[in-house]
RNA sequence: GCUCUGCAAAGGUUAACCCACUGAAAGGUGGGGGCACAAAGCCACAGGUCCUCAGUUCUUUCUCGAACCGGACGGCUGGGUCACCAGA
Numbered sequence: 001g002c003u004c005u006g007c008a009a010a011g012g013u014u015a016a017c018c019c020a021c022u023g024a025a026a027g028g029u030g031g032g033g034g035c036a037c038a039a040a041g042c043c044a045c046a047g048g049u050c051c052u053c054a055g056u057u058c059u060u061u062c063u064c065g066a067a068c069c070g071g072a073c074g075g076c077u078g079g080g081u082c083a084c085c086a087g088a
């Protein structure tokens, strides 16, 4: 240096929930808070789930429904990529 593994140590992130802000919403940001996590660091390429203000198409029970477009989720899975320590 590379690969595999994760007992320990030093650390790290922070679920639900609460408050403030933001968004149409899913959600996001900050503070508090800790369920959990060896990549729960980062990235929406593939699948999946969620939202749907506005726009388009179809239908219509015409303030309804479905689909497209668009958006979100990395703590849903895969994949890509960077990385601490210890052991082999």
Base pairs, nucleotide, nucleotide: 003088004087005086006085012037013036017032018031019030020029021028022027035075041081042080043079045078046077047076048073049072050071051070055068056067057066058065
About this RNA: Predicted 3D model of an 88-nucleotide RNA (c-di-GMP-I riboswitch aptamer) from Geomonas silvestris. It matches the Rfam family "c-di-GMP-I riboswitch aptamer". Rfam links the family to the GO term cyclic-di-GMP binding. Its mean pLDDT, the model's own confidence on a scale to 100, is 83. The model forms 100% of the base pairs in the Rfam consensus.